[in-house]
Context: one part of a larger RNA
RNA sequence: UGACGGGGGCCCGCACAAGCGGUGGAGCAUGUGGUUUAAUUCGAAGCAACGCGAAGAACCUUACCUAGGCUUGACAUCCAACGGAUCCGUAUGAAAGUACGGAGUGCCCUUCGGGGAAUGUUGAGACAGGUGCUGCAUGGCUGUCGUCAGCUCGUGUCGUGAGAUGUUGGGUUAAGUCCCGCAACGAGCGCAACCCCUACGGUUAGUUAUAUGUCCGCAAGGACUCUCUAGCCGGACCGCUCUGUUUAACGGAGAGGAAGGUGGGGAUGACGUCAAGUCAGGAUGGCCCUUAUGACCAGGGCUGCACACGUACUACAAUGCACACUACAGAGGGAAGCAAAUCCGCAAGGUAGAGCAAAUCCCAGAAAAGUGUGCCCAGUUCGGAUUGGAGGCUGCAACUCGCCUCCAUGAAGCCGGAAUCGCUAGUAAUGGCGCAUCAGCUACGGCGCCGUGAAUACGUUCCCGGGUCUUGUACA
Numbered sequence: 001u002g003a004c005g006g007g008g009g010c011c012c013g014c015a016c017a018a019g020c021g022g023u024g025g026a027g028c029a030u031g032u033g034g035u036u037u038a039a040u041u042c043g044a045a046g047c048a049a050c051g052c053g054a055a056g057a058a059c060c061u062u063a064c065c066u067a068g069g070c071u072u073g074a075c076a077u078c079c080a081a082c083g084g085a086u087c088c089g090u091a092u093g094a095a096a097g098u099a100c101g102g103a104g105u106g107c108c109c110u111u112c113g114g115g116g117a118a119u120g121u122u123g124a125g126a127c128a129g130g131u132g133c134u135g136c137a138u139g140g141c142u143g144u145c146g147u148c149a150g151c152u153c154g155u156g157u158c159g160u161g162a163g164a165u166g167u168u169g170g171g172u173u174a175a176g177u178c179c180c181g182c183a184a185c186g187a188g189c190g191c192a193a194c195c196c197c198u199a200c201g202g203u204u205a206g207u208u209a210u211a212u213g214u215c216c217g218c219a220a221g222g223a224c225u226c227u228c229u230a231g232c233c234g235g236a237c238c239g240c241u242c243u244g245u246u247u248a249a250c251g252g253a254g255a256g257g258a259a260g261g262u263g264g265g266g267a268u269g270a271c272g273u274c275a276a277g278u279c280a281g282g283a284u285g286g287c288c289c290u291u292a293u294g295a296c297c298a299g300g301g302c303u304g305c306a307c308a309c310g311u312a313c314u315a316c317a318a319u320g321c322a323c324a325c326u327a328c329a330g331a332g333g334g335a336a337g338c339a340a341a342u343c344c345g346c347a348a349g350g351u352a353g354a355g356c357a358a359a360u361c362c363c364a365g366a367a368a369a370g371u372g373u374g375c376c377c378a379g380u381u382c383g384g385a386u387u388g389g390a391g392g393c394u395g396c397a398a399c400u401c402g403c404c405u406c407c408a409u410g411a412a413g414c415c416g417g418a419a420u421c422g423c424u425a426g427u428a429a430u431g432g433c434g435c436a437u438c439a440g441c442u443a444c445g446g447c448g449c450c451g452u453g454a455a456u457a458c459g460u461u462c463c464c465g466g467g468u469c470u471u472g473u474a475c476a
Base pairs, nucleotide, nucleotide: 001476002475003473004472005471007470008469009468010467011466012465013464015460016459019423020422021421022420023419026314027313029311030310031309032308033307034305035304042053043052064300065299066298068296070294073127077126078125079123080122081121082120086103087102088101089100090099091098092097107116108115109114129289130288132287133286134285138283140278141277142276143274145272150189151188152187153186154185155184156165157164158163169180170179171178195266196265197264198263200234201233202232203231204230205229206228213224214223215222216221237260240254241253242252243251244250316416320375321374322373323372324371325370332363333362334361337356338355343350344349382413387408388407389406390405391404392403393402429452430451431450432449433448434447435446
């Protein structure tokens, strides 16, 4: 100087408390451990691994296993020889491939002999190749403490020195934020602001958006305003009033205002810590393999199942379930695409193909809510697992191993032990909608969008984490 303390002081944070809803019990989905296996590829490991890499494992992906075949190689550059760019077919085979046959020339130069470019085959070797090892050899990127308020430097001063001072102190703040004081005076990286969205207004502009409004018109439509769209600007600054304090910083109350004290949200992550994570995104040193640890192909596996754990979904019901009727969104996506009307089917879906490269057309019916009717507390008109049957769709192909529909079946489950998680407002809870990946989909996941819309916070003693000052230390 740090680190640590079941030392102290001060102060924060959904940290506790006060509340609301969950998890832990059930079924199922998914990830992991374990176990099994020819293989169940690999990585991630307290918080900060476990719906994580994976924003899509039937083949492919694929890195794993088994079998079959290859060795200058699936891919790059160089050399030589040959040929006929290319296309079609036969046999065999699971395919990869192997063996063979047929058609047929083109581009540039040309002295018509040929040469060259591209491509193919063969040969030799240089080399290729490796998701093989090392994240404890690395770059880069990322997580975490933590959006916590800290981390440092120059000069000066103090100290033999390590170092201190500044950065401590008194106030104040979300903040090392600001004020005052002070052997310090300044500065940098952080904080804040500058950026984006959102809440109000003005102005400009406007087609594809624009009402039930006003005017013109028989109508189509046109003009104006509103809504909306998208560019510019205004607006909030403790600015104003009162008040507390040290005439400070700042705090409290109020007015006006769409908004009030950082208005709400996002982006933004200091010096560093964890030899944290990643050699399997890609890059890269070293080591290792080289008829195999490379590469091709078929099938299988990654989906195996006595179990254990994490994260979700659906429930156990009456603030509910079923049926009928009936409203109101936002944000997105669409050409190898989105697909309307119509008709068929109980439905999944089929038919059809209008329109649309989209404020124009389509996906597209929002759902919860509301109105009415039934159910009457029951393992039920709750719950939907499981299984049987019949179908639909995608795709070369749904056996292992896809999704969806209908009929039948109707399991566990009556609110969950110890324990434990999230959330302070348009939040929690709850309802639906969209998108990426994608042929299809195991999405109940992820990322967004809007609808309905709470309760509670006395307080900081305690638990956890953090900041700061101080104290002890046999630790560094």
A computed fold for a 476-nucleotide part of an RNA from an uncultured Pseudomonadota bacterium, annotated as small-subunit ribosomal RNA, 3' major domain. RNAcentral holds the full RNA, with entries from ENA and SILVA. The coordinates come from a structure-prediction model, not an experiment, and the mean pLDDT is 83.